[in-house]
RNA sequence: GCCUUGGUAGCUCAGCUGGUAGAGCGCUCGACUGUUAAUCGAGUGGUCACAGGUUCAAGUCCUGUCCAAGGCG
Numbered sequence: 001g002c003c004u005u006g007g008u009a010g011c012u013c014a015g016c017u018g019g020u021a022g023a024g025c026g027c028u029c030g031a032c033u034g035u036u037a038a039u040c041g042a043g044u045g046g047u048c049a050c051a052g053g054u055u056c057a058a059g060u061c062c063u064g065u066c067c068a069a070g071g072c073g
Base pairs, nucleotide, nucleotide: 001072002071003070004069005068006067007066010025011024012023013022019056026044027043028042029041030040031039049065050064051063052062053061
């Protein structure tokens, strides 16, 4: 230098064919308990890496840039 895959909540990751962004863990409050843990209930979560483009509508499609992993030279 070229190719492939990935970047979505504090963390690990879904989101299939473009149509209101989700789960688990975490965190906060409460119940339970002599106390803690465990368990249960409620709450809390987002500039979908960044900038443009297409579209009535983009996490998703297209272009460029940045970052990470792997491959080729």